[in-house]
RNA sequence: AGAGUUUGAUCCUGGCUCAGAACGAACGCUGGCGGCAGGCUUAACACAUGCAAGUCGAACGCACCUUCGGGUGAGUGGCAGACGGGUGAGUAACGCGUGGGAACCUACCUAGUAGUACGGGAUAACUCAGGGAAACUUGUGCUAAUACCGUAUACGCCCUUCGGGGGAAAGAUUUAUCGCUAUUAGAUGGGCCCGCGUUGGAUUAGCUUGUUGGUGAGGUAACGGCUCACUAAGGCUACGAUCCAUAGCGGGGUCUGAGAGGAUGAUCAGCCACACUGGGACUGAGACACGGCCCAGACUCCUACGGGAGGCAGCAGUGGGGAAUAUUGGACAAUGGGCGAAAGCCUGAUCCAGCCAUGCCGCGUGAGUGAAGAAGGCCUUAGGGUCGUAAAGCUCUUUCGCUAGUGAAGAUAAUGACUGUAACUAGAGAAGAAGCUCCGGCUAACUUCGUGCCAGCAGCCGCGGUAAUACGAAGGGGGCGAGCGUUGUUCGGAAUUACUGGGCGUAAAGCGUACGUAGGCGGUUCGUUUAGUCAGAUGUGAAAGCCCUGGGCUCAACCCAGGAACUGCAUUUGAAACUGACGAACUAGAAUAUAUGAGAGGAUAGUGGAAUUUCCAGUGUAGAGGUGAAAUUCGUAGAUAUUGGAAGGAACACCAGUGGCGAAGGCGACUAUCUGGCCGGUACUGACGCUGAGGUGCGAAAGCGUGGGGAGCAAACAGGAUUAGAUACCCUGGUAGUCCACGCCGUAAACGAUGAAUGCCAGCUGUUGGGCAGUAUACUGUUCAGUGGCGCAGCUAACGCAUUAAGCAUUCCGCCUGGGGAGUACGGUCGCAAGACUAAAACUCAAAGAAAUUGACGGGGGCCCGCACAAGCGGUGGAGCAUGUGGUUUAAUUCGAAGCAACGCGCAGAACCUUACCAGCUCUUGACAUCCCGAUCGCGGUUACCGGAGACGGUUUCCUUCAGCUAGGCUGGAUCGGUGACAGGUGCUGCAUGGCUGUCGUCAGCUCGUGUCGUGAGAUGUUGGGUUAAGUCCCGCAACGAGCGCAACCCUCGCCUUUAGUUGCCAGCAUUUAGUUGGGCACUCUAGAGGGACUUCCGGUGAUAAGCCGGAGGAAGGUGGGGAUGACGUCAAGUCCUCUCAUGGCCCUUACGGGCUGGGCUACACACGUGCUACAAUGGCGGUGACAGAGGGUUAACCCCUAAAAGCCGUCUCAGUUCGGAUUGUCCUCUGCAACUCGAGGGCAUGAAGUUGGAAUCGCUAGUAAUCGCAGAUCAGCAUGCUGCGGUGAAUACGUUCCCGGGCCUUGUACACACCGCCCGUCACACCAUGGGAGUUGGUCUUAUCUGAAGGCGUUGAGCUAACCCGCAAGGGAGGCAGGCGACCACGGUAGGGUCAGCGACUGGGGUGAAGUCGGAACAAGGUA
Repeated sequence: AGAGUUUGAUCCUGGCUCAGAACGAACGCUGGCGGCAGGCUUAACACAUGCAAGUCGAACGCACCUUCGGGUGAGUGGCAGACGGGUGAGUAACGCGUGGGAACCUACCUAGUAGUACGGGAUAACUCAGGGAAACUUGUGCUAAUACCGUAUACGCCCUUCGGGGGAAAGAUUUAUCGCUAUUAGAUGGGCCCGCGUUGGAUUAGCUUGUUGGUGAGGUAACGGCUCACUAAGGCUACGAUCCAUAGCGGGGUCUGAGAGGAUGAUCAGCCACACUGGGACUGAGACACGGCCCAGACUCCUACGGGAGGCAGCAGUGGGGAAUAUUGGACAAUGGGCGAAAGCCUGAUCCAGCCAUGCCGCGUGAGUGAAGAAGGCCUUAGGGUCGUAAAGCUCUUUCGCUAGUGAAGAUAAUGACUGUAACUAGAGAAGAAGCUCCGGCUAACUUCGUGCCAGCAGCCGCGGUAAUACGAAGGGGGCGAGCGUUGUUCGGAAUUACUGGGCGUAAAGCGUACGUAGGCGGUUCGUUUAGUCAGAUGUGAAAGCCCUGGGCUCAACCCAGGAACUGCAUUUGAAACUGACGAACUAGAAUAUAUGAGAGGAUAGUGGAAUUUCCAGUGUAGAGGUGAAAUUCGUAGAUAUUGGAAGGAACACCAGUGGCGAAGGCGACUAUCUGGCCGGUACUGACGCUGAGGUGCGAAAGCGUGGGGAGCAAACAGGAUUAGAUACCCUGGUAGUCCACGCCGUAAACGAUGAAUGCCAGCUGUUGGGCAGUAUACUGUUCAGUGGCGCAGCUAACGCAUUAAGCAUUCCGCCUGGGGAGUACGGUCGCAAGACUAAAACUCAAAGAAAUUGACGGGGGCCCGCACAAGCGGUGGAGCAUGUGGUUUAAUUCGAAGCAACGCGCAGAACCUUACCAGCUCUUGACAUCCCGAUCGCGGUUACCGGAGACGGUUUCCUUCAGCUAGGCUGGAUCGGUGACAGGUGCUGCAUGGCUGUCGUCAGCUCGUGUCGUGAGAUGUUGGGUUAAGUCCCGCAACGAGCGCAACCCUCGCCUUUAGUUGCCAGCAUUUAGUUGGGCACUCUAGAGGGACUUCCGGUGAUAAGCCGGAGGAAGGUGGGGAUGACGUCAAGUCCUCUCAUGGCCCUUACGGGCUGGGCUACACACGUGCUACAAUGGCGGUGACAGAGGGUUAACCCCUAAAAGCCGUCUCAGUUCGGAUUGUCCUCUGCAACUCGAGGGCAUGAAGUUGGAAUCGCUAGUAAUCGCAGAUCAGCAUGCUGCGGUGAAUACGUUCCCGGGCCUUGUACACACCGCCCGUCACACCAUGGGAGUUGGUCUUAUCUGAAGGCGUUGAGCUAACCCGCAAGGGAGGCAGGCGACCACGGUAGGGUCAGCGACUGGGGUGAAGUCGGAACAAGGUA
C1' cells in the first nucleotide's frame, strides 16, 4: 500500500467481496511445561446447605465455673451493622463528565476555649404464675448503670419586638490515664444550585394547572411550588418542547485507525441506581437501610389449620436457560476494615491454592555426522525423479519433565495459609512430549487416481455434464505451531456520509417558477470596545493505563520509580490586524423620480377578413367520398361540382426570423383604455444588499363542479376494412371535451434534463434594441443590454462546456449515497373526486448504470458488383421408368452424409466375394506380429477317397528331401504343440485430435513495423476525389513503409519463326490397286525452343494523372478464351467406416475377435431430390450419306475399338397414330462355380400412362445454351450415373426500381452465443416475505370514578399515665400513651380512550423458480419513431 467482480474489449460511476488488527468469546481436530492475567455477555430466573458483622466486663446488674489470679453466658448499655462485597433492572436525568457557586450538615479524628455540681423515678435480666404445636408472648414482684429525667451554673452558643429569654454533662480507676458536656476552627465525607457537553425517531408539533411568577405561612440540615392559602396568567417549544423507542454514565479508559474519527464501556479505578415486586416510615451524625422494621402482592417452606417463617444482583454451590463461563477449598501469615485501653475477637474484603490452552509471554519435543542416495510410498517419457541426511547406523548433550538432597525472601522482636514453594546441587536416560489448516485466481503452495451437473465445494468470481491443479483420497508442497482452522462481533481497507476528504448536463442527485419570514453571508473610510481571535500566567484536568527514561523477576509477558502527556474547562493579564457590537462619514452595490425607444408582456371592451360547416335559392346530372386496395357513408326525395345570400362558432394564412417579450407556465389579426418589466442620461437616498428552511402567489395539458356555448377537430362508442386474431394502426361517423364565466386540481421529458447572486479569465463572426463619436440618410468605430454559431486556456470518465461555463473563486438554499421491492404500503396533511405531497421495511440480486470502441444486425441511408433481377433460350414440377433419400416393413433391410454447402453423395459399378448387417454352425495365443519352452526337419505343389451345407476333420498317391559354422543338438530358418505377455475390434467419442475436404468465395479483402492521435479499448495507414475485374492505379492526406491476398510468373487453345522428319506428309520427279515404293521435308501434322499484345501509335475526354471512348496496324485488343492456383478467418461444418503400421481416452477378450453356409443391403400403402424416354410432322420409319477429337489396346500417328446427328431420296398426314415405349408372355445369347431371391443383351408377341404439365422453381451471355453421338475409369458380367472428347450451332441484355448474395462508407442499437439476437406483460404451478381484513389475545400509557393497608402529619383524646409543678394528704396540673376522626397514598375494582405486538377465514399486489400457455409492447425508422 491494495486486489477480485458489470464488458467482446475500454474508461468511469457504483455496490458486493477479500487480504489486517482485536475479543470476557463459542465450536471442530489436537494437546508437553512454566509465569502473568481472565472466567454467567443468556433468566434483575428460582434457590437446598454452610459461611459472608460483630465487638466492648476498663459502662451495668444477674447466673454459673474457678487453680481465687480470673473466666464463661444471656441481658441492659455503647460503638459499628449507611463501610466493605454484588448487580446493571430502572434511568435520556443536573444521572454522568467538566468547570464553577452559596443557603448547609458532618459520628469517629486534630487543634483551641470553658466545664464535668446537686438530685430523682423506673426497667430488662432474674423470681413466681400463665397462654401457644411453634414463632413467640402475658401478668406479678425485685434490681443496676456511661440507660432515662429534673434542678443549678453558662466564657464561648442559640432566639430576640434589643427590654429580655433559652439550653449541658457520666462516669470507670490506687495513680497514670481513658471518658462525658458546650462551643470555635480544621480535616474528611455528604446534601443542594448553575454554565457547557451527553442516542435515534417530526410517519411524535404543540406541551403545561402546582403548571410559571409574586406575597404570606408551614416544612427542611439547607435554598426552593418542597407544601399550603391568596393572587397574576404565565412557562416550555422548530437552536426540536411533548411523546415513543433504546441505554446505567464517563474526553479515566479499551479496540481500531496515518490522523480526524468510528465502535465500545468485561476485568481495574470513579460516580449513580437497585437489593423478590410495590408503598412507607423508624432509629441514627449519616439510610427511607442487600444479610433492620411495618403493610400489600406473587412465590416457596413449616403447621397440631388456630397461626407462623423466608428473600444468594455476598462467597462457594444447586436446578433452569444457553453456543458458553470454575471449588459447597485454605488462612487471617500479609494489606485493610469493625469493636476494644489492650490482649484480642470478627472479616467468602483480602491473600493464596484448585479447575479451564480463555488470552498474552517464555521454553521444550534433541545436537553433530551419516549416500548403498537403503527399504517402502508416490509419480514416470520406464531412463529415472521425489519424500531425502530424512531414516537406520556412529558420536554427543540433558533445557523441561522424573528421582534424591539442600532450601530462601515475603517478617520490624514474635506470628507463614501459600509450602518443603521459588531457587540450588546430584543422578539415570534420547529417554516422556506435534499438530492443525491450505495448495483455480485474489493468495504462498501440484501431481496421480476415483467420481461424471451425481456426490459435493464455495469468502467473491465460480468449479463438477468421462482426461477436474476447484469435489473425495493419496503422494508432494506452502503457512502457522501447543496450537491451528471455522463461526460471530467491532474498526480498518470504505474518499462507500467526504471536518480533514465526495458529488448533482448524460451515471443516484437542481424544488416547475418567483416573492418573501426566521436564519446564514455581506461594500469604502475613521474612531471606541474586546464577545469571537491570538499570546502569557494561575487553578484544575484523581490514581491506574498509553508514551519516554531507568530499575526488579535468568529473558519476556508482568511489576516498580520518575518524567512527559491528558489536545479540555475556568479565572486572570495583555494585543487590537481581521470578524462582531456601537458611533461618525462616503458612493462604486441597491433603490426612487424623470425624457425617449423597442416589444406575440398582462387584463378588459370593441372591430375585421379568409376558410370549414349548416341552411335558403339558382344552374346542373350521376355519381361523390375514401383508400395500398376497398367498404361502411352521402346521392335521382337531385348529392359532388358551381353561383348568390344568410347563420354560427372557433382559429388568426402571408409578415415569421436559433427574431421579440415574460420569473416560469407561456404569449401571434386590428383598435381603444388600464397596467408590469427593460435600455440611456441627470438628480436624489446612503448599504437600504444576496440567498432563503417553513410560508405565500403563479403554474401547460388532461380532469372535476355550476351555468352558458358548440363551426371544426375529437378520447369513449358504432360501423367498414386489414389480420391467424386486431378490443390497434387505415376509413366513415360520433359523444364528452376543446371555447366563455366563476371555482377547484397543482402535476409534465414543467428540459438548457444545467438553482440564485457577485467578481475574474484569449478571441472571431452573425443577429435584436438603445446610446455616443466621426459630416446627418448610406458607412465606420466604440459602448451597454439581450440572443446564436465557432473556438483558446481551463475543466470533464468521455461526449462535450467554453464571458449566456460544465473554467477560476465566494455566499446561501435544495438534493444524492448499489439495482429491484417502490415513489409502493401504513400513518398524516390537502382535495368534491381523480388523486397529490410526505415516505419506509421485510425479502431478493451481484450487479444495475454513464460515455466511448470494435464488430454484427436494421422491414436505415449512399455508392458498387454478380445469370441477382430484367431481356431471351431450354428445362424441372404433371406421365412411365432409372437412381438416391425419408418413412414404413423386416431376423437383417450394415453404417455415414441433413438448408444453400445431405439426397445418380462415400459406391470408378452389393448374384458369391465385397459386407461391416441377420440366422445357424464353428475356433480360442487365435486369420496376422514379437518373445519364451518342447518336439520335428522342412516347406510347397499334386492325385484320390470318406464325413459334412461349408469352414473344417480323417486317410492317401506322386514330385521334392533346409542352410551356415569354430563341427559342439552351436546358430539361423520353417512347421507343429504348450504357456502367458499379447494379438484382434468397420466397437464409442469428429464435442479430445492430426491430416484431408466443403462453404462464404476467385469475394477483394486480411494484417504488421515504426511514427502520430486518444487516459484507454482503439484510431490513423486501409478514409477522401477519380478509376478499375481487383486495397488495380493516380492525386490528396500524420503518416511512411511492408507482408498474405489481386495481377503476373505455370499448363492449354488461337498466329508466326526455327529445329527435327518416323510409324506422319506429298508441291514438283518417277512408281503403285493403295504415299505402296524411290526420293524429298515445301505443306499438313507431330513435339522441343523462341517470337508476338505492351493501351504500343493517333484523335477525343479527364486534372497536364490514373484511366476511359473511338480509330490504326494486327492471327489475336484492352486480364484474347479456358484451366490450375482459394488470403486472415467463419460454420465445435464433414470425416475415428476414404487411405495411413496417424491417434489420446474409454470399452470387449471361449467374444463387440476369427472362419463358413444361406439370407439381407434389391422389401413397398406413401413423400421428396436428381436424371432418362416421351407426348410427335423443325417428326417417325426405310434407304443413302461423309467428316472428328480424345482415349484404350505393353509401342507418338500403322491396325482395331469406330461412329452419329446434319444432308439427300421415299413414305406416313394429325390419330393415343407407322407417336410413345412401360408392362407382360415365350424363345434365345453372353459372363460367371452359380443369374430363384437379384445381371445384361436379342427375336416374336403384348402396347400402359402420356396430347407440353398448377402453385412454385432451375441452368445458361458465345463456339455458350440447345442438340448429336464417341471414348474411358470401375469391371468376369452389369450405366439413363460420372469423367473426358469432338460435330451442328442460336436468341437476348433497355437497364439496376425491385428479389437474392456480396463489397466499401455512413447512421441507430438495450445485440456480442452477435436478429435463428435481446426482451415485456397477463394466465397456470410451487415456494417466500409483506399490505388489507370481520375479529380475537396480550403488554403499556392515560382519563374519570370507587376502595383506602402500613405510615407520618393534623385534630381529638371522657380511657390510661412513675420522674416535673401545686398540695400535709386526698387530689389536681403540665406532658405523654392507647383509641377515634380527617386529608394524603400503594395494591386492587369499574367504565372509557390512545398506542404497540401476536394470531386471523378471505383478499391485494411483490419477489424467486430448469423446459409451461398466449401474444409481441420495447431495442434498427423494431416494422404506427

This is a predicted structure of a 1425-nucleotide RNA (small-subunit ribosomal RNA) from an uncultured prokaryote.